RNA sequence: UCGUGCUAGAUGGGGAGAUGGCGAUUCCCUGUACCCGUGAACUCGCCCACCGGGGUUGAAUUCCCCUUCGCGGCCCAAUCCUUUGGAACUGACCCCGUCAAGUGAUGUUGAUAGUCGGGUCCCACACGGCAAGAACCUGCGAACCCCGCUAGGGCCGGAAGGCAGCAACGGUAAGUAGACCUUCUUGGGUGUUGUGGGGCAGCCUGAUUGGAGUCGGCUAGCGGACGUUAAGCCGGAGGGUUGCGGUCAACAAAGGGGUGCACGG
Numbered sequence: 001u002c003g004u005g006c007u008a009g010a011u012g013g014g015g016a017g018a019u020g021g022c023g024a025u026u027c028c029c030u031g032u033a034c035c036c037g038u039g040a041a042c043u044c045g046c047c048c049a050c051c052g053g054g055g056u057u058g059a060a061u062u063c064c065c066c067u068u069c070g071c072g073g074c075c076c077a078a079u080c081c082u083u084u085g086g087a088a089c090u091g092a093c094c095c096c097g098u099c100a101a102g103u104g105a106u107g108u109u110g111a112u113a114g115u116c117g118g119g120u121c122c123c124a125c126a127c128g129g130c131a132a133g134a135a136c137c138u139g140c141g142a143a144c145c146c147c148g149c150u151a152g153g154g155c156c157g158g159a160a161g162g163c164a165g166c167a168a169c170g171g172u173a174a175g176u177a178g179a180c181c182u183u184c185u186u187g188g189g190u191g192u193u194g195u196g197g198g199g200c201a202g203c204c205u206g207a208u209u210g211g212a213g214u215c216g217g218c219u220a221g222c223g224g225a226c227g228u229u230a231a232g233c234c235g236g237a238g239g240g241u242u243g244c245g246g247u248c249a250a251c252a253a254a255g256g257g258g259u260g261c262a263c264g265g
Stems, first nucleotide, its partner, number of pairs: 001265006009057003012030005020046001023043001034054004039050001063258006072248004076243011089232002091229003095224004101219003104215003113209008121198006127191002130187006137178004146171003154163003
């Protein structure tokens, strides 16, 4: 150095999760990287980290280590959307006050302001009215114990006459019925009434002084309290996008290094 045959090794890897840590089962990314049996979201085994048995390949482009590259995952950050909780702050709504810029109303047929008077208000009285009661008026109304007059009848008398007197009739009492007027008493949330006294905050009204504003409905401005709302804001959850960060990292590729045995030429 070449050939032949063996052995070590290889026969997928990675991320998440889980684990004291490793592998597998679970999910995901790559990629095609053998077959059989047991096991399982809990088990097998212990930094030589699945167990047992086979097949293929096999010391190098193929095995091992390091580096580059980098699909993708996870974390973090930013941003957007959805959803949810909060209400200290800003905002908005609502309310109150202030102001008098705008608008509107009113004002020389006289504003604000002032003076005098009256009414509304209270008390008393008067008058009227309403209600109730009583009186008055009219009618009815007593067998007898009311009145008048008294048929018949009764009594007295010789007679003339007289006496008492029921019914009827007339009139009345107690009572009862009616009703315009009238009189008296009592009462009131009685009265476009009057007189006197009181009172006078507000309102209405008359006269007068005076001579230009007054009001504060609406909009605006300013100030303020409770409450509501949730646009800004704070917080939670989910999803999308981004990488401006961290970490792990497959495939393919590139670079560097390392690694047997036997026989024969």

Record summary:
Predicted 3D model of a 265-nucleotide RNA (Bacterial large signal recognition particle RNA) from Thermobaculum sp. Rfam family: Bacterial large signal recognition particle RNA. About the family: The signal recognition particle (SRP) is a universally conserved ribonucleoprotein involved in the co-translational targeting of proteins to membranes. It is annotated as a non-coding RNA gene. The coordinates come from a structure-prediction model, not an experiment, and the mean pLDDT is 78. The sequence was found by an Rfam model in a public genome assembly. Of the family's consensus pairs, 94% are formed in the model.